[in-house]
RNA sequence: AACCCAUCCAGAGCGGCUGAGAGAUCUGGCUCGACGACGCCGCAGCAACCACCCGAAUCGCGGGACGGUGCUACCGCCAGGACCGAUGGAAA
Numbered sequence: 001a002a003c004c005c006a007u008c009c010a011g012a013g014c015g016g017c018u019g020a021g022a023g024a025u026c027u028g029g030c031u032c033g034a035c036g037a038c039g040c041c042g043c044a045g046c047a048a049c050c051a052c053c054c055g056a057a058u059c060g061c062g063g064g065a066c067g068g069u070g071c072u073a074c075c076g077c078c079a080g081g082a083c084c085g086a087u088g089g090a091a092a
Stems, first nucleotide, its partner, number of pairs: 004089005013043005021032003025081005044072003049068002052064004076084001
């Protein structure tokens, strides 16, 4: 890797670089984008999956937020589809 478990209508943006497509995939729609999207980097933030700390506290619960991830247009943008996908944990 596969398999397994949980979550996916809450929340959180500025700057620099780049330069044409982007919102995972197919069909249809809707939207973002040269007033610079998407992406990358930096900083900031959100959240609380893991670790950690506190609450008499090894399950479960509440609080915290230094660390490991993740996330910061639109419900995973919407509807239908499929060996659906993404993130975390676990496993290896």

The prediction has a mean pLDDT of 83. SAM riboswitch aptamer (S box leader) from Arthrobacter sp. S41, 92 nucleotides, folded computationally. It was read from a public genome assembly, where an Rfam model found it. Rfam family: SAM riboswitch aptamer (S box leader). Its family is annotated with regulation of gene expression in the Gene Ontology.